Lysine riboswitch aptamer from Scopulibacillus darangshiensis, 179 nucleotides, folded computationally. Its Rfam family is "Lysine riboswitch aptamer". Rfam describes the family as follows. Riboswitches are metabolite binding domains within certain messenger RNAs that serve as precision sensors for their corresponding targets. Rfam links the family to the GO term lysine biosynthetic process. The organism belongs to Scopulibacillus, within Bacteria. The sequence was found by an Rfam model in a public genome assembly.
[in-house]
RNA sequence: ACUGAAGUUAGAGGUGCGGGUUAUCAUGAGUAAAUGGUCUGAGAACAUUGAGGUUCCGAGAUGAUCAUUGAAAGGGAUGCUUGCCGAAGUGUAAAAAUGCUCAAUCGUUUUUAUGCUGGGUCUGUACUGAAGAAGUGCAGGGCUGUCACACAAGAAAGGUGUGGAGAACUAUCUCAGCA
Repeated sequence: ACUGAAGUUAGAGGUGCGGGUUAUCAUGAGUAAAUGGUCUGAGAACAUUGAGGUUCCGAGAUGAUCAUUGAAAGGGAUGCUUGCCGAAGUGUAAAAAUGCUCAAUCGUUUUUAUGCUGGGUCUGUACUGAAGAAGUGCAGGGCUGUCACACAAGAAAGGUGUGGAGAACUAUCUCAGCA
């Protein structure tokens, strides 16, 4: 010098990835809800179904409509702050908690195992959502970082083209092997 070890430590990609917030703004929305009036006239609410339970209801449930008043949450943008570079996201399976009780289904949160994705962005489509916002899955385009190969060139740095994946890449150290 080289090879091996998912080894140690530190880094890089950039509209980079998450968390928090008595901050501001828009949307949500003139919606939900409350009060009053008119019509209707026995049911209504608690995720869906079945059983049970609780609450409200002829002093008017429910539905529709008119008038007055009139929100909030999730999600988003900006600011501040903070942890980081499988950062993180997501599919499948299992377990626990939770949504009045039990059963099934569905939803939300957490954990474990395993698969996919280097990163952003744009387009189409499906789901979630109030949404032409945003997020996620799938497919495609192009940009970008990294490594490998090829080409031109004497070499380096760069250039062009093709391709791979983060258990990667760069640097450094340890151990072992080999010389």